[in-house]
RNA sequence: GGGGGUGUAGCUCAACUGGGAGAGCGCUGCCUUUGCAAGGCAGAGGUUAGCGGUUCGAUCCCGCUCAUCUCCA
Numbered sequence: 001g002g003g004g005g006u007g008u009a010g011c012u013c014a015a016c017u018g019g020g021a022g023a024g025c026g027c028u029g030c031c032u033u034u035g036c037a038a039g040g041c042a043g044a045g046g047u048u049a050g051c052g053g054u055u056c057g058a059u060c061c062c063g064c065u066c067a068u069c070u071c072c073a
Base pairs, nucleotide, nucleotide: 001072002071003070004069005068006067007066010025011024012023013022019056027043028042029041030040031039049065050064051063052062053061
C1' cells in the first nucleotide's frame, strides 16, 4: 500500500436481508434477615464509532473517515 471482518448500556453480546433498542452480569432502591449473603420486585443507564446520502421511515442499505483484528505484499 491492497483485500476482508468487527464497532450497539460499565462488561459480554442479541435485534428474523428496513417499521417497538433488548438480554445476562454489574449498578441503585425496596421486600425478606438481628446483620450479611442468597432470593424476589422495581428502577436508572444508549448521539447503535463519526460525517454524509437513499427512503415516509435506517442498528440494518450506499459512500467517505476513524479505531481494532486478520490475510497478501